[in-house]
RNA sequence: GCCUCGGUAGCUCAAUGGCAGAGCGCGUGCAUGGUAAGCACGAGGUUGAGGGUUCGAUUCCCUUUCGAGGCU
Numbered sequence: 001g002c003c004u005c006g007g008u009a010g011c012u013c014a015a016u017g018g019c020a021g022a023g024c025g026c027g028u029g030c031a032u033g034g035u036a037a038g039c040a041c042g043a044g045g046u047u048g049a050g051g052g053u054u055c056g057a058u059u060c061c062c063u064u065u066c067g068a069g070g071c072u
Base pairs, nucleotide, nucleotide: 001071002070003069004068005067006066007065010024011023012022013021018055026042027041028040029039030038048064049063050062051061052060
């Protein structure tokens, strides 16, 4: 220098162009004589950044940045 894959909640990861979700974690409550486990509810997101296409983009296109791998 070139190619491929990836970046989404605090962490690990989903999401076929049509309301951004799960598990764990966190908070509140229920329950217990009490604690843990359990159950219910809740908070938490500029989907790495910028632009384009579209009625509508996490998803498609371009640029850029970071990480992993490969080729030379």

The RNA shown here (transfer RNA) has 72 nucleotides and comes from an archaeon. It was read from a public genome assembly. Rfam family: tRNA. Rfam describes the family as follows. Transfer RNA (tRNA) molecules are approximately 80 nucleotides in length.